The RNA shown here (c-di-GMP-I riboswitch aptamer) has 90 nucleotides and comes from a Candidatus Bipolaricaulota bacterium. The coordinates come from a structure-prediction model, not an experiment, and the mean pLDDT is 86. It was read from a public genome assembly, where an Rfam model found it.
RNA sequence: GUGGCGAAAGGGCAAACCCGGGGAAACCCGGGGGCGCAAAGCUACAGGCCCUCCCGCCCGGUGAGGGCGAAGGGUGGCUGGGCUGCCGAA
Numbered sequence: 001g002u003g004g005c006g007a008a009a010g011g012g013c014a015a016a017c018c019c020g021g022g023g024a025a026a027c028c029c030g031g032g033g034g035c036g037c038a039a040a041g042c043u044a045c046a047g048g049c050c051c052u053c054c055c056g057c058c059c060g061g062u063g064a065g066g067g068c069g070a071a072g073g074g075u076g077g078c079u080g081g082g083c084u085g086c087c088g089a090a
Base pairs, nucleotide, nucleotide: 012037013036017032018031019030020029021028022027035077041083042082043081045080046079047078048075049074050073051072052071055069056068057067058066059065
């Protein structure tokens, strides 16, 4: 000098749950609240998981309801990938 690690400092985000709102739902938004997180910043490309108003098929006093499929939606605090980022000791 370079690379790795990530102590300290300044801070950041914000789980469960509660209240209000949106949605058929998963879930999302705002407020409160902190379980945690060095990317728990952004991004649904890949995988996983979750939801099903509408559509098709099947069972069914051919009702209620249930099952399968398609299509769509959600989850970045499930994993990987992509993009971006503060401080840097031993």